Bacterial RNase P class A from a Bifidobacteriaceae bacterium, 378 nucleotides, folded computationally.
Taxonomically the source falls in Bifidobacteriaceae (Bacteria, Bacillati, Actinomycetota, Actinomycetes).
The coordinates come from a structure-prediction model, not an experiment, and the mean pLDDT is 77.
The RNAcentral record of the sequence draws on ENA.
The model forms 96% of the base pairs in the Rfam consensus.
[in-house]
RNA sequence: UGAGUCGGCCGGACGGCCGCGUCGGGCGCCCUUCGGGGACCGCCCGCCGAGGAAAGUCCGGGCUCCUCAGAGCAGGGUGGUGGGUAACGCCCACCCGGGGCGACCCGCGGGCAAGUGCCACAGAAAGCAAACCGCCCCGUCCUGGCCCUUUGGGGGCGAAAGGCGGGGUAAGGGUGAAACGGUGGUGUAAGAGACCACCAGCGCCCAGGGAGACCUGGGCGGCUAGGUAAACCCCACCCGGAGCAAGGCCAGACAGGCGGCGUUCGAGGGUUGCUCGCCCGAGCCGCCGGGUGGGCCGCUGGAGGCCCGUGGCGACACGGGUCCUAGAUGGAUGGCCGUCUUCAAUGACAGAACCCGGCUUACAGGCCGGCUCAUCCG
Numbered sequence: 001u002g003a004g005u006c007g008g009c010c011g012g013a014c015g016g017c018c019g020c021g022u023c024g025g026g027c028g029c030c031c032u033u034c035g036g037g038g039a040c041c042g043c044c045c046g047c048c049g050a051g052g053a054a055a056g057u058c059c060g061g062g063c064u065c066c067u068c069a070g071a072g073c074a075g076g077g078u079g080g081u082g083g084g085u086a087a088c089g090c091c092c093a094c095c096c097g098g099g100g101c102g103a104c105c106c107g108c109g110g111g112c113a114a115g116u117g118c119c120a121c122a123g124a125a126a127g128c129a130a131a132c133c134g135c136c137c138c139g140u141c142c143u144g145g146c147c148c149u150u151u152g153g154g155g156g157c158g159a160a161a162g163g164c165g166g167g168g169u170a171a172g173g174g175u176g177a178a179a180c181g182g183u184g185g186u187g188u189a190a191g192a193g194a195c196c197a198c199c200a201g202c203g204c205c206c207a208g209g210g211a212g213a214c215c216u217g218g219g220c221g222g223c224u225a226g227g228u229a230a231a232c233c234c235c236a237c238c239c240g241g242a243g244c245a246a247g248g249c250c251a252g253a254c255a256g257g258c259g260g261c262g263u264u265c266g267a268g269g270g271u272u273g274c275u276c277g278c279c280c281g282a283g284c285c286g287c288c289g290g291g292u293g294g295g296c297c298g299c300u301g302g303a304g305g306c307c308c309g310u311g312g313c314g315a316c317a318c319g320g321g322u323c324c325u326a327g328a329u330g331g332a333u334g335g336c337c338g339u340c341u342u343c344a345a346u347g348a349c350a351g352a353a354c355c356c357g358g359c360u361u362a363c364a365g366g367c368c369g370g371c372u373c374a375u376c377c378g
Base pairs, nucleotide, nucleotide: 001374002373003372004371005370006369007368008367009366010365012340013339014338015337016336017335018334020049021048023046024045025044026043027042028041029038030037031036051349055360056359058358059357060356061355062354063243064242065241066240070276071275072274073273075239076238077237078236079235080094081093082092083091084090095109096107097106098105099104110234111233115232116231117228118227119226132173133172134169135168136167137166138165139164140163141162145157146156147155148154181199182198183197184196185195186194200224202221203220204219205218206217207216208215209214247297248296249295250294256288257287258286259285260284261283268280269279270278304323305322306321307320308319309318310317311316
C1' cells in the first nucleotide's frame, strides 16, 4: 500500500423565532357561610416528548384472570459439554465434523449391529446378495498330427484355437454419487482377509491429560456391518390455558317470548383435545327479539438507565454513587434561520399504544478499532 475477516458507533448537536401534546404551577373566570372551593374554557411560565431496529409476531418472561397450575394419553419444543440469565429455541467459552493459505466461517452436532421406509436412471447387482465381459477346472464335439493294424468305409491317443454343457471365482474390466476396506506379498486349478505385514475403520481393555464433551499413547480381536432420521421412528430433557380487545371500578339504558333438560337418582360447568380423579351447582342450554357498547383505572419507578470499583478468558455477577428520560386515546414533536462536527445534514430503513430479555429482516451516507494474507521499503 492492497485484499480480506471480525467487532463497535453515528445516522445529529447547540442557540434563536413561530407552532403542537401530557403533566406541574400561577392568573383570569364561577360559587361562597369570606375560612375557602372549583368543572369547562382562555392566557402565562416550566420539566419532558418515538427507534436501532419502534418492524416481523418468531421465542422467553413480568403482570392479569380461570379452584386443581392433580395423574395419564395425545400433542408440541429442544438435542455435543460446561457456564450465564427471571427464562429461552438466546448469549459466552470449549469439544467434534466440514470449508478456507490464514484471520475466521458453517453445523436441526444423541441413535441406522431396535424396527419400518427411500436411494431415479445406468448397471449382473444398491441389504445379505449377486454374475454382463472376463479368469480357472471337468466333460464333450471337431482339427493338424502320432500309434496299432487283418491295409478295409478298421481301432486308439489327441495339442492350440473354437463351439456346447457343468462347476469354481469376485482379484481384473465396465455402469454409477456410491459396488461390501487400501497397498504389498504368501497361497491357489484360477482367485479371494483364505492367510501374513503395514495402514484406515469398528469393538473391547489399559495408562496419562481434562470438571466434561473429548484428546494422546499402548495392547487384543475378528476382518469390515453403504448413505439418509430438516424420513417415520427410538432415546434424553422441557411444556396448565387464555391474553391489556387480559382484568377491575363507575355511570346509564332496556323487554321480553318459545322450547328442552333438571333441582341431590345432579341439568349445566370447572380456559388446547381425550380419559380418570376431585370440585362447584339450582337453575342451566338452545332459538327469536330489545338496550348499552360512555367514562375512569390498568398506563409506566422498572429482572430500569448512566458512571466508578472488584472478580471472571468471557457471557456476566457483586458493591458504591447518581438520574427519572412519551403515556396518546380520530390518536401529539413540524417549519425557518445561524453556527459546529467524522462532512452531509437530510434525500437511508422507517413512528410508541401494557412492559421487558432476545432472535430475524431492512438500511443512503459515514467513522473507529483488532486480527490475517500478499507486496514493497527501512